[in-house]
């Protein structure tokens, strides 16, 4: 890397340091010298694991010490396939992330 599950319309950013890319791809449309990424340090969201209660389970609740993640834009949007009151909108896929597990 590849396999399984489960979420992805909420939520959260500041300073140093960097100096030009950056939102995976790829077609848009964004962000960016009034500082991009990456790096650090504080700091905050959130609740996947843990944990603690109830419960026969399934699954509720509660915490936030600890292991993950996250802090422009619905995963920014769109791609395939169905469908509707078709400038556009709605299911579901794909793809990708993020977690847990299973080899």
């Nucleotide at each position: 890397a590849a396999c399984u599950c489960a979420u992805c319309c909420a939520g959260a950013g500041c300073a140093g340091u960097g100096g030009a890319g950056g939102g995976a791809c790829u077609g848009g449309c964004c962000c960016u010298a009034u500082g991009a990424a990456g790096c650090u340090g504080c700091g905050g969201c959130a609740a996947c694991c843990c944990u603690u209660g109830c419960g026969a389970a399934a699954g509720c609740a509660a915490a936030a010490c600890g292991g993950u993640g996250c802090c422009a834009a619905u995963u920014c949007c769109g791609u395939u396939a169905g469908g509707u009151u078709c400038u556009a909108c709605c299911u579901a896929u794909a793809a990708g992330a993020u977690g847990a597990g299973a080899g």
A computed fold for a 103-nucleotide RNA from Dongibacter bovis, annotated as SAM riboswitch aptamer (S box leader). The source organism's lineage runs through Bacteria, Bacillota, Selenomonadales, Selenomonadaceae and Dongibacter. RNAcentral holds the sequence, with entries from Rfam. The prediction has a mean pLDDT of 82.